Large-subunit ribosomal RNA, domain II from an activated sludge metagenome, 742 nucleotides, folded computationally.
Context: one part of a larger RNA
This record gives sequence, C1' cells and structure tokens, in this order.
RNA sequence: CCCGGCGAGUUAGUUGUGUGCGGCAAGGUUAACCAUGUUUAUUGGGGAGCCGAAGCGAAAGCGAGUUUGAAUAGAGCGUUUUGUUAAUCUUUUGAUUAGCAAAUAGUCGCAUGCACUAGACCCGAAACCAGGUGAUCUAACCCUGAGCAGGAUGAAAGAGUAAGAAAUUACUCCGGAGGUCCGAACUCUUUAAUGUUACAAAAUUAUGAGAUGACUCAAGGUUAGCGGUAACAUGCCAAACGAACCUGGUAAUAGCUGGUUCUCCCCGAAAUAGCUUUUGGGCUAGCGUUGUAAGUUAAUCAUUGGGGGUAGAGCACUGAUUGGAUCUGAGGCUCGAAAGAGUACUCAAUCCAGUCAAACUCCGAAUACCAAUGAGAAUAUUACAGCAGUCAGAACCUGGGAUCUAAGUUCCAGCGUUCAAGAGGGAAACAGCCCAGAUUGUCAGAUAAGGACCCUAAAUUACAUCUUAGUGGGAAAGGAAGUGGAGUUUCUCAGACAGCUAGGAGGUUGGCUCAGAGGCAGCCAUCCUUUAAAAAGUGCGUAAAAGCUUACUAGUCAAGAGAUUCUGCGCUUAAGAUUCAACGGGGCUGAAGAUGUAUUCCGAAGCUGCAAAUUUAUCUAUCAUUUAUGAUUUUUAAGUGGUAGGGGAGCGUUCUAUACAUGAUCAAAUUAGCAUUUGAUAAUUAGCUGUGAAGGUGGCCUGAAAGGAGCUGCUGGAGCGUAUAGAAGUGAGAAUGCCGGG
Repeated sequence: CCCGGCGAGUUAGUUGUGUGCGGCAAGGUUAACCAUGUUUAUUGGGGAGCCGAAGCGAAAGCGAGUUUGAAUAGAGCGUUUUGUUAAUCUUUUGAUUAGCAAAUAGUCGCAUGCACUAGACCCGAAACCAGGUGAUCUAACCCUGAGCAGGAUGAAAGAGUAAGAAAUUACUCCGGAGGUCCGAACUCUUUAAUGUUACAAAAUUAUGAGAUGACUCAAGGUUAGCGGUAACAUGCCAAACGAACCUGGUAAUAGCUGGUUCUCCCCGAAAUAGCUUUUGGGCUAGCGUUGUAAGUUAAUCAUUGGGGGUAGAGCACUGAUUGGAUCUGAGGCUCGAAAGAGUACUCAAUCCAGUCAAACUCCGAAUACCAAUGAGAAUAUUACAGCAGUCAGAACCUGGGAUCUAAGUUCCAGCGUUCAAGAGGGAAACAGCCCAGAUUGUCAGAUAAGGACCCUAAAUUACAUCUUAGUGGGAAAGGAAGUGGAGUUUCUCAGACAGCUAGGAGGUUGGCUCAGAGGCAGCCAUCCUUUAAAAAGUGCGUAAAAGCUUACUAGUCAAGAGAUUCUGCGCUUAAGAUUCAACGGGGCUGAAGAUGUAUUCCGAAGCUGCAAAUUUAUCUAUCAUUUAUGAUUUUUAAGUGGUAGGGGAGCGUUCUAUACAUGAUCAAAUUAGCAUUUGAUAAUUAGCUGUGAAGGUGGCCUGAAAGGAGCUGCUGGAGCGUAUAGAAGUGAGAAUGCCGGG
C1' cells in the first nucleotide's frame, strides 16, 4: 500500500415540551399489589395517587373574586369570546338587559422531533489521587574478601667520618617515603575514522588518561517515589525520571483535532448586531425550514405631498492663502538738539484681483428615506408554534477612514455583484472578471459574451483613413526637422526661403584700463558720416595687430518659405540572471495591426422545437370509505443548480408474529334437510428445495435510484422464500482506525 471482516446519535427516566394517530371526555387515568393463566401473555380487580375543571395572596386565608389599603377609593392579577335579533338609554358613536347561533378541553396511551439527567455519537491526552511492586541496572553507605608485570626517582630515620667549645653543619654508607615519574594487566574514554535496516537500542580500529590510590573488582546487606541517593550533572533509582513502574478511581476531563456507513424528491442559509475572564467558544436577535392562521397587508411601479445639508459650488460667516494698491495704524532703521522728515524694512487694517477647508456655508442637487392614493397572484408579507445551522468569509465595482491617495494590505458603508453553496461559454491556462443560472433525452433551430488566415467552429468580407515601429504584442517624466489632421500668424513675382557671385566701408587703434587691449580679457559709452548695405561688432583667431566669418546689402535663380498652437499614430527613454519566453503558437505589413461605418456567419447545459419524468397550484371525472379525506384520471399554469440545515417518500439487512390453498359463486343430480357428487363461471397460480437450498461467479431482463422477480451456464452441497405487521447490535472509503491475510 491493497483485500476481507469489525467499526460511531444508543438505552433508561413516576422528567419537560411539541407533532401525528387513537381511546374516553368536564372529566381522563390507574401504580404497587391481588386473582386467573399452558407460568407468560392475556383477562378481571385495585382510584392510593396524578393531571384538568378557579383564582388571588409571602402566608394565615378568602374565593368569581382576591391582594394592597383606614377605605365601599384607585391600582395589580383573575373572572370566556364573537356574531346576530329585540327592548331600554343615547343627537350619533355607543352602553345595558334578554333571546338565539357558533366557537371555547382535558386526559391516558402508541410512534416520533428536540431538550434535561445519566459515559450519552465514536476514538484520543498531558495530568490528579489511592494502594502496592522495584537498589540482579545505577547512586551512596555497611560487612567480608580479592587485584595491581617491569623499570625510574631516592624523603625522613639510622650508622660512620670530619669541623666546631657547643648549637650545628658537611660528606660517606645504609635506608626505601610519595593522592612521585615511565609503562602492561586493570579502570576510564581525549581525538579521528568506520559503523548508522550496525557486530552493537552506544560498538570497532587507531590515538589517548589514571595505573599504591579520594584506586579497581567480587559476594552479601541498607536507603523507595509528597521518597531515596547524589565530590550537584536535574544526574541516577532495571534500555524511559523536573518526580519510577503496576493496578484501581476511570468510559477522568477535552469550548480541541480526526471520523460518523443506503437512495430519491421539495425548500435552502450565515460568516452580521448586542452581551460575554469574551474574541477559533457561547446566549439572544438577524438570515433558513416545517406547520397553523390571516389573505394584498409585502417588494416594485406611477402620481401627489414631505423634511434634509451630502456631491457640487461658493467665500456672505469661521479660519487658511498669493499678488498689488492705500492722505490708514503700529514697530524698526536713517537724518535731526527737538519738532519733525524720509524709508527698495516688518506687521496689521481696508480695498482690488486670484485661491483653499472632514470638524466653513450666502447656496445646493441626483439618489435614498417617510406618508397617502392607485396598480400590484410572479407567491411576497405578517403573527404564533416545532426544528435548525451560522458568529474565521473572499475577490470585484462604487463612496470613504488608515497606510506612502503602497500592497493579492487593513477597517467601514451599498435592500451592490459573484464565489462561498454554481456547473456551462469567453478571458491560452485562471474560486471571486465578462456572458449565462445545469430536471432528463435529442446526429434539430436561432442567439449572448467573445470571435471568423492556420492550429480551431465561423469573412484571407466590403468601404474609407492611419501606422513602418513587428508599434500592435509591457512602463513614466523628459527628449526629437518621424509622419497624418485642424488652426493662428509673418515674408513673398515690387522676387520671399535656401544656395551661389560680390560688397560688408570712413571718423577710429571710441574712451578707460593695461606691458599690450587696434570690433572681439575687463569697465563705460554705443555716436556721426559715406552708402544698395555694413554692429563703437555674431563667432573663430593674434602677444597685440593681421587673417577668416556673421548680422546687413546688391546680383543670380525661381515659387512658395518661416514661426507658432491644438491633435491622431509612431520613435527614444527601455539593462538580468538555463535558447526563444512581455501575441497561446504558427505566422501577419493596401494586415491576420489601429480608427470609423456596414452586412454575413460561428458561438453556451441560456432561449426555441420535439419527446419524457417530477413538484406545486388549478380544473374535470370515477372509485373507496370512518363524510372530509384518500386513490386514480384529465385540463391549464408555474417550477425542478445547491454546502450547513429543515421537511417528505422509499430501498435493503437480521430477528419475531400470523398466513402460505384451494376456496367462492351458479346450475344440475341426490337428500326430509345438512352433507355429497358432476358441470360451468370468475379470481389466483399465495410457495421452492439432493431432478440441488443459501452462498459464490458470468450472461439475458427490469425500475428514476437505493434495488428487483424470473430465465440460463459454472460452482456449492442443505436449507430457503413470499405477503402483512412488529423489533433493531440495520447499510463504510476515509478515524496516522482495530483484527486477519497478501
């Protein structure tokens, strides 16, 4: 991992509350127990008790009233309601009385939904407590024992000799100390490698530490878990120790994770508010479903009538703000002895022009909201009752807050949309985007979004422009005689623009400065004259001159030329990490690109046609009965995506009870009659099995599904089935499920 089996809403309760069915009913009902009995079912007794028929009060208590209270007041809670007729009162509305009619019920069972109490749908902790078992591992200690090759060093003591007055010192010999040295056994384990489904749940090899000691080892004993032991590491206490193990309390508890088994039909959510030692949990409301009741009350549309202070706009207020003006005011600065004068300074005020505001408003929409009237049957709305689920939401669009007017960010709002819980077509692929809501079938039709050269269904469609960048098919500010369109303006046959030929002068080297400064370092000024025109000089250049050139002018040529504004499409800006890799690909240039116009076609589970199923409502008819329902049938209309969840109808499994076949009707015969016999009619084959049951495995058949009867082949070898009811150990693919096998 696969296969087979097992595997999860159960049971109980003198409990509560609904629903369905049933009994009796102002009543309903028995419990224990007794009797009966095939010993258990049944039947008969048993009214003790319980619920209901009356309430109010804390209670005593009173009672259609009662409590409070001084109260005959008032108030609270109760005493049935509605319709109709008549009478009386009353202006009407209405009130009172009387009559009639209708409604107003509980209780006990069975089944079932939910709740409560119990292990309470199943599996799952880490833990807590109690009583025991452990020191054959290991820690420490006690007792009795055992072990340590060889070599080295050479303490004290002792003896002798020498010196000395002595203390004492020196030397020689002897001696054999030490948590002494080197190094085997022994004990340990520093480093490295191997090993890592190992030789091994800690080893091997090499290297290494101690090796007469706080050494090592053996046997026996002691200390026990709220504890022991510890040269203290939270170490060790039998391969597991921040509190051992075993059994019990025990099915501990788990607002947590996982799992929870057949089918079909109808409807179908939420991810919000408030509260919460609350935020991954709850409760109430909201939203779902089912039933009962009401029956246009709802949404929506039209008309009419409302209030508003948002968007926008504005500056009249509150504030902010740019420039200017002023015989305005204040401050500063300058001059002045002062008076005062001046002011290219600063501020305020006023005026003019121009702006800004969520916490500004002289103004002010669209929507939305409220109300009235009318329309409004597509099945909305309201009330009560049973049962829920939901409280992590997501993207997109619009209006906002936060942030960086960052985020596939975060927080709000919208009777927003979709997903969630929604399949289909489009967007290459792509929950949330665009189109569109899948009952089933169909080798039929017309369409949506989006498309029509090929991949790939459909136009290599038509007309007119643009683009040359493969722009299209990624990106901004900025940049540019790219190119198309629309303007404004200047010059121009009295000859423009560009080119070519020629001129471009004189006073003068202007003055100053300077070593020099002569158009051309710099400063000041920038005139006059001759001219067709020519600067106190546009740019190179010289040490300074010189030289070249421009403005400007004439000639030549010949018809447009220059400047500028708006705009379409392009260019540039534009560098990335494994070839292409920024059209899905091929490929595309009078496009298969862009813009505009037009027609045709393709294109979905949407729409339509045909056929069928089913739900609800409606209509028709038949049958059955418990007489207000059920079954079947017919017409018409609208539906039938679906998670959590609500409601409905069924299939199958095991067991139990009953039945399992011939009876009925008619006629004839017979008979006193019943019976009996014969024939006919309709119904039904309601049982099967060694001539092969159940089970297994193929084929045919059948139902909308779970499934199912029959026929048939092989296997199997002894029981099984059908109908109607009942009861459940009643359905597996998932639980790191359990057991077995492979």
Background
The coordinates come from a structure-prediction model, not an experiment, and the mean pLDDT is 81.